[in-house]
Predicted 3D model of a 72-nucleotide RNA (transfer RNA) from Berkelbacteria bacterium GW2011_GWE1_39_12. The sequence is in RNAcentral, with records from ENA. It matches the Rfam family "tRNA". Rfam classes the family as a transfer RNA. Rfam's curators write: Transfer RNA (tRNA) molecules are approximately 80 nucleotides in length. The coordinates come from a structure-prediction model, not an experiment, and the mean pLDDT is 84.
This record gives sequence, structure tokens and C1' cells, in this order.
RNA sequence: CGCGGGGUGGAGAAGUGGCAUCUCACCAGGCUCAUAACCUGGGGAUCGGCGGUUCGAGUCCGCCCCCCGCUA
Repeated sequence: CGCGGGGUGGAGAAGUGGCAUCUCACCAGGCUCAUAACCUGGGGAUCGGCGGUUCGAGUCCGCCCCCCGCUA
């Protein structure tokens, strides 16, 4: 250089063009003598960057950045 896969709350993942979801973690409350577990509620990602297509883009297209793998 070439090819493939990936980048989405603090962490790990889902998301077949139409309100970004789940688990863990975090915060508050309940339960308990107390802690853990359990129950209830809450905050937090405008989706790697810039453009394009579209009424509408995390999703489709182009370029670029980063990570992993393959090939020489």
C1' cells in the first nucleotide's frame, strides 16, 4: 500500500431510514439492628470527524482519523 471487521452514556452491548434501548456501574428513597442482596425512582451518549442523499440518517453514500485482524 491492498482487503475485511469495528468506533453508540463511566464500562459492556443492541439498534433492517421514523421518539436512541438493555445490562452493569453511579445517585436518591424503601427494606434491614447494620451491610450485601432485593424493590422503586432518577441523572448521564445529539451515535469517531467533515460533507452528501432524503420530508426525515446511529442506520445509506464519499473522504478523513483511530482500534483489531488478514495478505504481501